[in-house]
RNA sequence: GGGUGCUUAACUCAGCUGGUAGAGUGUCAGCCCGACAUGCUGAAAGUCGCUGGUUCGAGUCCAGUAGUACCCA
Numbered sequence: 001g002g003g004u005g006c007u008u009a010a011c012u013c014a015g016c017u018g019g020u021a022g023a024g025u026g027u028c029a030g031c032c033c034g035a036c037a038u039g040c041u042g043a044a045a046g047u048c049g050c051u052g053g054u055u056c057g058a059g060u061c062c063a064g065u066a067g068u069a070c071c072c073a
Stems, first nucleotide, its partner, number of pairs: 001072007010025004019056001027043005049065005
């Protein structure tokens, strides 16, 4: 230099044919217990890497760009 994949909650990851974002772990609160742990219930937490474009509507499609992993040279 060229190619392929990945980037979504604090962490690990889903997200269908484009229809307005979820799970587990963790955190916080309550319940339970003599107490702790386990368990149960609930809550908070997201500019979906960034910038544009297409569309009535984009995590999803398109272009550019950044980071990262691998392959080729």

The RNA shown here (transfer RNA) has 73 nucleotides and comes from a marine sediment metagenome. Model confidence (mean pLDDT): 81 of 100. The sequence is in RNAcentral, with records from MGnify. Its Rfam family is "tRNA". Rfam classes the family as a transfer RNA.